A computed fold for a 123-nucleotide RNA from a Candidatus Nanopelagicales bacterium, annotated as SAM riboswitch aptamer (S box leader). Its mean pLDDT, the model's own confidence on a scale to 100, is 79. Lineage of the source: Bacteria > Bacillati > Actinomycetota > Actinomycetes > Candidatus Nanopelagicales. It was read from a public genome assembly, where an Rfam model found it. Its Rfam family is "SAM riboswitch aptamer (S box leader)". From the family's description: The SAM riboswitch is found upstream of a number of genes which code for proteins involved in methionine or cysteine biosynthesis in Gram-positive bacteria. The model forms 97% of the base pairs in the Rfam consensus.
RNA sequence: ACCUCAUCCAGAGGGGCAGAGGGAAACGGCCCGUUGAAGCCCCGGCAACCUAUUCGAGAUCUCGUUCGCGAGGCCCCUCGGAGUUCGGUGCCAACUCCGACCUGUAACCAGGACAGAUGAGCC
Numbered sequence: 001a002c003c004u005c006a007u008c009c010a011g012a013g014g015g016g017c018a019g020a021g022g023g024a025a026a027c028g029g030c031c032c033g034u035u036g037a038a039g040c041c042c043c044g045g046c047a048a049c050c051u052a053u054u055c056g057a058g059a060u061c062u063c064g065u066u067c068g069c070g071a072g073g074c075c076c077c078u079c080g081g082a083g084u085u086c087g088g089u090g091c092c093a094a095c096u097c098c099g100a101c102c103u104g105u106a107a108c109c110a111g112g113a114c115a116g117a118u119g120a121g122c123c
Base pairs, nucleotide, nucleotide: 003121004120005119006118007117008116013043014042015041016040017039021032022031023030027099028098029097044092045091046090049088050087052084053083054082055081056079057078058077060073061072062071063070064069096115101112102111103110104109
C1' cells in the first nucleotide's frame, strides 16, 4: 500500500522567506489569490482519534431493607457521559466548497452511494 472500524453541516491564524497559483486527480460550476497562491520555517490556536488522568452513570460486589430501594466498595468491564491533559497524530476559507451516480421530487431540496480525508487497528 491493501483490508477493517469510527468520524467528516462544529471549531481554530498571525509573522518570516518565497513569488503564481490554489480549493486531492480529471470534468462542470463556484470561489480564494499581487491587499501575496503553493511550498518551507517560527509562534499561536482548535479538536479530543490514541496515550494518561479525574468525576459521573451503568454493570458488578458487600451490607441493610418496609422489597420500592438505601449505604458503602469497585482491580477489571461498558458509556455516541462530562472535564483536564505532558505526550503521538490531525486540523486552523467556504458541509469533504458544490455537482456528477442511485432513490424520492415538477423544481427547490432531502437521503444514500462512489471517491476522498483523518484516526485507531491489521499486515